[in-house]
Context: one part of a larger RNA
């Protein structure tokens, strides 16, 4: 220079009460304003205690103040057969016994073994904490393994076959979530002219699972015989012939009905007015309607759109009074790791409490073709002078 620039989005504050040494900034209430395909909610990565405390603090940190805080100190908090991982399987890719190459270090690579961002068993609703909940509690479910008993019986794999199993675009249909009203239920009757009325306000919801197998979609059924195929075998798959039926049969399948159903529920009452207790009405129908489900099912196109295991069938070796398999009943087991909190952000990546960046899911009302726009709901904020 200079008590100058600046104090980090122009979404916005004002009043009352409380606490306190002190209040523009903290807490409570009222009013106002802002977001609302987000500035709300869930969740992955990443962070790693930042979570909670009617515990105690204000030196420093906070672009001001601070009684406040993602700050300092202390104490507390993360509960799983079913959520995610691990255990099972493989992709790109990695490693790689033998092997090949190389002077060696090492490089490549078979069998194999790892490797999710993919495949693969099973849980919902309500309640509860200051802080966790599909994990605790209540109610009602489901899966899988082992053992025992009984009944029936050809069982058996690292092999073989099926299946798993998949692209883009488009159109139509059946539904549901959701929404708007409504029968009905509860409350209200105006401090200002009117308001017992075709009035106003609020509610008008309900899971997994079990059982039935619908709208619809796909395949095309059953039997006998045969066999250059599936590296051996096969009753399985594939090929062929004949016969009976001509749609018989099998598979998939939303939704819906019934059960589940006890709870929940506007509100009312009681009380040490508190984080409490008790009681608890109606809970129907219509319209609309998805980008969700049936389902990558159908149609169509060319660029022709993972693999393996779990699963099903078949036999080989073998076993065949056993074992194994199937069914029913009972018993036991389901370990370990993650789980707090932030997560379009003051907690992640940007040296900062930084106008930047950050995958996925949910998607209310009015306007509207619309996830645009503007205004609102639930919810969250007024961006630390």
């Nucleotide at each position: 220079g200079a008590g100058u620039a600046a104090c980090g989005a122009u979404a916005a504050u004002g009043g009352g009460g409380g606490u306190g040494a002190a209040a523009a900034g903290c807490c409570c209430c009222c009013a106002c304003g802002c977001c609302g395909a987000a500035a709300g909610c869930c969740c992955a990565a990443g962070g790693u205690u930042u979570c909670c405390u009617c515990g105690c603090g204000c030196a420093a940190c906070g672009u001001u103040c601070a009684u406040c805080g993602g700050c300092g100190c202390a104490g507390g908090g993360u509960g799983a057969g079913u959520c995610g991982g691990c255990u099972c399987c493989u992709a790109a890719g990695g490693c790689g016994a033998g092997g090949c190459a190389g002077a060696a270090a090492u490089g490549c690579g078979u069998a194999g073994u790892c490797g999710a961002u993919g495949g693969g068993a099973a849980g919902c609703u309500g309640g509860u904490u200051a802080a966790u909940a599909u994990u605790c509690c209540a109610g009602c479910a489901c899966u899988u393994u082992u053992c025992u008993a009984c009944a029936g019986u050809g069982c058996g794999a690292u092999g073989u076959g099926g299946g798993g199993a998949c692209g883009g675009a488009g159109a139509a249909g059946g539904u549901u979530a959701g929404g708007u009203c409504u029968a009905c239920c509860a409350g209200g009757c105006g401090u200002u002219g009117g308001u017992u009325g075709u009035c106003c306000u609020g509610g008008g919801g309900a899971a997994a699972g079990g059982c039935g197998g619908u709208a619809g979609g796909c395949a095309u059924g059953g039997g006998u015989c045969u066999u250059u195929g599936g590296c051996a075998a096969a009753u399985c798959c594939g090929g062929g012939a004949c016969c009976c039926u001509u749609u018989a049969u099998g598979c998939c399948g939303a939704g819906c009905a019934c059960c589940g159903a006890g709870a929940c529920g506007a509100g009312u009452c009681c009380u040490a007015u508190u984080u409490g207790g008790a009681c608890g009405a109606a809970g129907u129908g219509a319209c609309u309607g998805a980008u969700a489900c049936c389902a990558c099912g159908c149609u169509u196109c060319c660029a022709g759109g993972a693999a393996a295991a779990g699963c099903c069938a078949c036999u080989a070796a073998g076993c065949u009074u056993c074992a194994g398999c199937u069914g029913u009943a009972g018993a036991a087991g389901a370990a370990c790791c993650g789980u707090a909190c932030c997560g379009u952000a003051a907690a992640c990546c940007g040296a900062c409490a930084c106008u930047g960046g950050u995958a996925g899911g949910c998607a209310g009302g009015g306007u509207g073709a619309g996830a645009a726009u503007c205004c609102c709901a639930a919810g969250g904020c007024g961006c630390u002078u």
Predicted 3D model of a 385-nucleotide part of an RNA (large-subunit ribosomal RNA, domain III) from uncultured Rhodanobacter sp. The full RNA is in RNAcentral, with records from MGnify.